Predicted 3D model of a 74-nucleotide RNA (transfer RNA) from an uncultured Eubacteriales bacterium.
[in-house]
RNA sequence: CGGGGUGUGGCUCAGUUUGGUAGAGCGCUUCGUUCGGGACGAAGAGGUCGCAUGUUCAAAUCAUGUCACCCCGA
Numbered sequence: 001c002g003g004g005g006u007g008u009g010g011c012u013c014a015g016u017u018u019g020g021u022a023g024a025g026c027g028c029u030u031c032g033u034u035c036g037g038g039a040c041g042a043a044g045a046g047g048u049c050g051c052a053u054g055u056u057c058a059a060a061u062c063a064u065g066u067c068a069c070c071c072c073g074a
Stems, first nucleotide, its partner, number of pairs: 001073007010026004020057001028044005050066005
């Protein structure tokens, strides 16, 4: 320098195929249960989907650029 992959709650990931309310598990908070803890049950908080721009009525999803990390090639 060229090509490819990954980036989504604190963590691990799904959702992109077919654009249409951002989800799951674990974790966290509160309550119940218990003498207490754990386990179990109920409720809740927590995200502008790496960043920017564009297309569209509507973008995590499409297009362009860009950043970080990983792989391959030169």
Annotation:
The sequence was found in a public genome assembly. Its mean pLDDT, the model's own confidence on a scale to 100, is 81.